The RNA shown here (transfer RNA) has 71 nucleotides and comes from Nonomuraea fuscirosea. Rfam family: tRNA. It is annotated as a transfer RNA.
[in-house]
RNA sequence: GGGCUGAUGGUGAAAAGGCAUCACACCUGCCUUGCAAGCAGGAGUUCGGGUUUCGAGAUCCCGUCGGUCCA
Numbered sequence: 001g002g003g004c005u006g007a008u009g010g011u012g013a014a015a016a017g018g019c020a021u022c023a024c025a026c027c028u029g030c031c032u033u034g035c036a037a038g039c040a041g042g043a044g045u046u047c048g049g050g051u052u053u054c055g056a057g058a059u060c061c062c063g064u065c066g067g068u069c070c071a
Base pairs, nucleotide, nucleotide: 001070002069003068004067005066006065007064010024011023012022013021018054026042027041028040029039030038047063048062049061050060
């Protein structure tokens, strides 16, 4: 220098262009003498910029960072 791949709540992961979902963690309440477990509820997310589209996590372009291969 080039090819491929990845980036989504605090963490790990889903998501045929049509309400962003699940687990753990966190918060509140119930339960308990108390703690844990359990039960009910809640808050919190698409790497940055642009493009296409009625609508983008997903498409296209550029960039940043990580992984991998070639040179």